[in-house]
RNA sequence: GUUGUGGGUUGGACGGCUGCGGGGGGAGAGAAAACCCUUCGAGGAAAGUCCGGACACCACAGGGCAAGGACGGUGGGUAACGCCCACCCGGGGAAACCCGCGGGAAAGUGCCACAGAAAUACACAGCCGAUGGCGCGGCACCACGUGAGUCGCGAUCAGGCAAAGGUGAAAAGGUGCGGUAAGAGCGCACCGGCGUCGUGGCGACACGGCGGCCAGGUAAACCCCGUCCGGUGCAAGACCAAACAGGAUCGCUGACCCGGCCCGGCGAGAUCCAGGUAGGUCGCAGGCCACCACGGUGGCCCACCGGCCAGAUCAACCGGUGAGACAGAUGGUCGUUCACGACAGGAUCCGGCUUACAGACCCACUAAAGCU
Numbered sequence: 001g002u003u004g005u006g007g008g009u010u011g012g013a014c015g016g017c018u019g020c021g022g023g024g025g026g027a028g029a030g031a032a033a034a035c036c037c038u039u040c041g042a043g044g045a046a047a048g049u050c051c052g053g054a055c056a057c058c059a060c061a062g063g064g065c066a067a068g069g070a071c072g073g074u075g076g077g078u079a080a081c082g083c084c085c086a087c088c089c090g091g092g093g094a095a096a097c098c099c100g101c102g103g104g105a106a107a108g109u110g111c112c113a114c115a116g117a118a119a120u121a122c123a124c125a126g127c128c129g130a131u132g133g134c135g136c137g138g139c140a141c142c143a144c145g146u147g148a149g150u151c152g153c154g155a156u157c158a159g160g161c162a163a164a165g166g167u168g169a170a171a172a173g174g175u176g177c178g179g180u181a182a183g184a185g186c187g188c189a190c191c192g193g194c195g196u197c198g199u200g201g202c203g204a205c206a207c208g209g210c211g212g213c214c215a216g217g218u219a220a221a222c223c224c225c226g227u228c229c230g231g232u233g234c235a236a237g238a239c240c241a242a243a244c245a246g247g248a249u250c251g252c253u254g255a256c257c258c259g260g261c262c263c264g265g266c267g268a269g270a271u272c273c274a275g276g277u278a279g280g281u282c283g284c285a286g287g288c289c290a291c292c293a294c295g296g297u298g299g300c301c302c303a304c305c306g307g308c309c310a311g312a313u314c315a316a317c318c319g320g321u322g323a324g325a326c327a328g329a330u331g332g333u334c335g336u337u338c339a340c341g342a343c344a345g346g347a348u349c350c351g352g353c354u355u356a357c358a359g360a361c362c363c364a365c366u367a368a369a370g371c372u
Stems, first nucleotide, its partner, number of pairs: 001371001002367001004365007012337007020041007043343001047354002050352005055233004068229005073087005088102001089100004103224002108222002110218003124165001126161003131158002134154006141147001173191006192214001194211007237282004246273005257265003286301006302322006338341001
């Protein structure tokens, strides 16, 4: 080189013409539209809407309990999280490294298909039958009676066993030796598990000693333990507010309106209110800070564009801009070029997670096997 592992960056470029949405300016007496100039205009996931928050309204307004829900190794980070980092334990890999709905099954209850005798309890097949009983035989005793005793054999009646067999994902810790009538943690050695002590560690836990001898799985079943949680989401919500309808007061004893007023004319409405529909404005945006009359104003920083600026680039300076919609815009076309372009489109905002993704590039690490 190659192989694999982990992490990161990027997500065509340049130009012309034309179109769309927002802002600013010009012209016009002026508002709007049209016109001209200028500037800004989607993503790494904007997505799924799965978590956590900001914010808004509603509810409660102090505390506790219950119910319901979410989470769950340990330590730390964070505004918070179910996120991130480090570690532990278990599993995978030769390794780098990867995977994990990872509290409790020794509180209790439930369930464990099929097969199997039996699924926390059993004896199908089987082993034994030491002991007791039964049958047969030997021996010794005698009161000579099939009396009692003792030894052996047989069957397996009572009974003992759970090791080996078969079934199963799983059968009362595993292997071996001893032991026994046969067996069994019954005893012993090692291993696993549990308890306890010691040492190390903040801790999860690890290592070692000792002890008794063992305890199936399942909590993504109920349940128990610990921590957290009020509800609804920007179509939240705040403000302004037609028309029609409603209410109050005044008005033919002349209101309102017109004539500048008195006065005159005209002749039936006028004024106010509540609710908040249609509609509109805000919420709504680069970040931080200060002031404020709460309308805004100013400063600094970041990014981009233009000027200074010249063949190119940079600094300082000057000027400008920072998506915000009707839930609606960011496109099209042509040219040049390259490695020939994937997934994809804001809708209140932010921190995460998950999912989709053509290709290109960078960094760190691994080395078992195979090739060079």
The RNA shown here (Bacterial RNase P class A) has 372 nucleotides and comes from a Solirubrobacterales bacterium. A source record names the gene rnpB. The prediction has a mean pLDDT of 75.